[in-house]
RNA sequence: GCCCCGGUAGCUCAGUGGUAGAGCGCCGCUCUCAUAAGGCGGUAGUCGUGGGUUCGAAUCCCACCCGGGGCA
Numbered sequence: 001g002c003c004c005c006g007g008u009a010g011c012u013c014a015g016u017g018g019u020a021g022a023g024c025g026c027c028g029c030u031c032u033c034a035u036a037a038g039g040c041g042g043u044a045g046u047c048g049u050g051g052g053u054u055c056g057a058a059u060c061c062c063a064c065c066c067g068g069g070g071c072a
Stems, first nucleotide, its partner, number of pairs: 001071007010024004018055001025043006048064005
């Protein structure tokens, strides 16, 4: 330098054009003599950045940034 994969909640990830979700975590309540586990409720995201397409973009297109892998 070129090619491929990835970047979404505090963490791990799903979501492939029509309101952004799950698990874990965290907070509160419940349960218990108490703790843990269990049950109920709550919590939070400029979807890496900037443009473009579209009535509508996390999703499609372009450029760039960051991480990983491959070729030379």

This is a predicted structure of a 72-nucleotide RNA (transfer RNA) from a Candidatus Pacearchaeota archaeon.
Rfam family: tRNA. Rfam's curators write: Transfer RNA (tRNA) molecules are approximately 80 nucleotides in length. The family's RNA type in Rfam is transfer RNA. Gene Ontology term of the family: triplet codon-amino acid adaptor activity.
The coordinates come from a structure-prediction model, not an experiment, and the mean pLDDT is 84.